[in-house]
Context: one part of a larger RNA
RNA sequence: GGAUGAACGCUGGCGGCGUGCCUAACACAUGCAAGUCGAACGGGUGUACGGGAUGGAAGGCUCCGGCCGGAAGCCCCGUGCAUGAGUGGCGGACGGGUGAGUAACGCGUGGGCAACCUGCCCUGUACAGGGGGACAACACUUAGAAAUAGGUGCUAAUACCGCAUAACGGGGGGAGCCGCAUGGCACCCCCCUGAAAACUCCGGUGGUACAGGAUGGGCCCGCGUCUGAUUAGCUUGUUGGCAGGGUAACGGCCCACCAAGGCGACGAUCAGUAGCCGGACUGAGAGGUUGGCCGGCCACAUUGGGACUGAGACACGGCCCAGACUCCUACGGGAGGCAGCAGUGGGGAAUAUUGGGCAAUGGGCGCAAGCCUGACCCAGCAACGCCGCGUGAAGGAAGAAGGCUUUCGGGUUGUAAACUUCUUUUGUCAGGGACGAAGCAAGUGACGGUACCUGACGAAUAAGCCACGGCUAACUACGUGCCAGCAGCCGCGGUAAUACGUAGGUGGCAAGCGUUAUCC
Repeated sequence: GGAUGAACGCUGGCGGCGUGCCUAACACAUGCAAGUCGAACGGGUGUACGGGAUGGAAGGCUCCGGCCGGAAGCCCCGUGCAUGAGUGGCGGACGGGUGAGUAACGCGUGGGCAACCUGCCCUGUACAGGGGGACAACACUUAGAAAUAGGUGCUAAUACCGCAUAACGGGGGGAGCCGCAUGGCACCCCCCUGAAAACUCCGGUGGUACAGGAUGGGCCCGCGUCUGAUUAGCUUGUUGGCAGGGUAACGGCCCACCAAGGCGACGAUCAGUAGCCGGACUGAGAGGUUGGCCGGCCACAUUGGGACUGAGACACGGCCCAGACUCCUACGGGAGGCAGCAGUGGGGAAUAUUGGGCAAUGGGCGCAAGCCUGACCCAGCAACGCCGCGUGAAGGAAGAAGGCUUUCGGGUUGUAAACUUCUUUUGUCAGGGACGAAGCAAGUGACGGUACCUGACGAAUAAGCCACGGCUAACUACGUGCCAGCAGCCGCGGUAAUACGUAGGUGGCAAGCGUUAUCC
């Protein structure tokens, strides 16, 4: 000198774009953050309409016996709309947060899988025949304070289960071609294995099997990846083999048996520290430092462990167990997990609103309309950073007054002010007023009556901070008297201090300026 997710002191006009718990992965009140589909299914409730049964009012007639008339109400069925719960499907494995752990195939880079999986999507081929039994909801009921759990009975489906059909799939046998070893590919015969079939507004949307693609993942390997030897030996599933289990798949991944191996001074083991990278800062470069925002990967979700479901999890807002903590309780038993967005306490030098909207982009579900979306888009707060603008411009010497200083002549502040002329960026008020909207048309904007444009008004609303001994640009006076104090280094201060304090002046930067911390 540059840089910062900064903090502190003094000061502070505006705008744009960014950024904002670096500390306690400390504890959390409250609200919201993942739902959706009635074009898979049955039933409940409300409402409207239509039909049927029941009902019999008002009214009318009357020869007073009655007759006609048909409303409200109630029940059933059907249709439409709305809606709470349930069965079922898809999604909750994405998106969002954090950096605790991890020195590791975790990450980066380059390869391999002849050892693998892949829902939704795309392409192609073939198929969709015929049956069955349940369980929720619901009704009744039991236990319980509750959370919830149980019993009996009924019922639907794209829920569940058989049967038939099938190979290009799996297993066995025959035989051909090829390869980098294990091996791979195609053909023939035998055995086994499937369908959810449907729904429909008739346009369509779905279902099953197989093959291929795309996308996303899994595994393996070469190389690279901090410090300490005042850590020198480490290891028994350890190293390898064989038989098996397990997995989507290879493998001590697991297990029985056998062998005794394997790693290490090219640093094993142990200890400390740390998420890694694209990048960022600095530097002429080499290099050094760093990994906040944004993007990729990884890991974690109160602590530890575990599996279930599923194409995908060992699953932040799912389940089970254990621990700590908090809460409810009728004391028997239960509930919870902000490292999502806000917000609270605490810690700290220090870090924001319990805001608006789904208008855009994107995501989930849905044929769609649409619903959900603290992702996202915006607004609020903060000079935290970068960039831009302004605080006026020109003229103006009687060099006014005042201040400071003086050798008392003057000098300086200083064209600075006053004063004259002008401008209106900014500001205030008024009028107009967007792009962002892309869906056939129509309609649809949180931001926002914002940006922007026009007019009016009036220099009006707007300057500080640090320094002035040398390094280092900038000097005098007074006060103080080794005191009070300054200080980055050298060093100043003991009676004329350009070094302390104040004032005037000057220098530097400027809505900032200094200090502190850290890196180069």
Predicted 3D model of a 520-nucleotide part of an RNA (small-subunit ribosomal RNA, 5' domain) from an uncultured bacterium. The full RNA is in RNAcentral, with records from ENA and SILVA. The coordinates come from a structure-prediction model, not an experiment, and the mean pLDDT is 83. It matches the Rfam family "Bacterial small subunit ribosomal RNA".